The RNA shown here (transfer RNA) has 75 nucleotides and comes from a Candidatus Altarchaeota archaeon.
The coordinates come from a structure-prediction model, not an experiment, and the mean pLDDT is 80.

RNA sequence: GGGACCGUAGUGUAGUCUGGAUAACAUGCGAGCUUCGGGAGUUCGUGAUCCUGGGUUCAAAUCCCAGCGGUCCCA
Numbered sequence: 001g002g003g004a005c006c007g008u009a010g011u012g013u014a015g016u017c018u019g020g021a022u023a024a025c026a027u028g029c030g031a032g033c034u035u036c037g038g039g040a041g042u043u044c045g046u047g048a049u050c051c052u053g054g055g056u057u058c059a060a061a062u063c064c065c066a067g068c069g070g071u072c073c074c075a
Base pairs, nucleotide, nucleotide: 001074002073003072004071005070006069007068010027011026012025013024020058028046029045030044031043032042033041051067052066053065054064055063
């Protein structure tokens, strides 16, 4: 210098291909029940400007462009 992939709750992922209703799951966290206490179990509650900016569209996590960060490949 060229190219590919990835970025979504505190953490780990799904959803993107094929645009559409309050963005889902596990875990974590807070409280209650249970226990002598802890753990486990169970009930309720809690959390994501979907990396940033712009564009397309009635409508964008999803499509397009640019940028930022990470991993890898080629030279």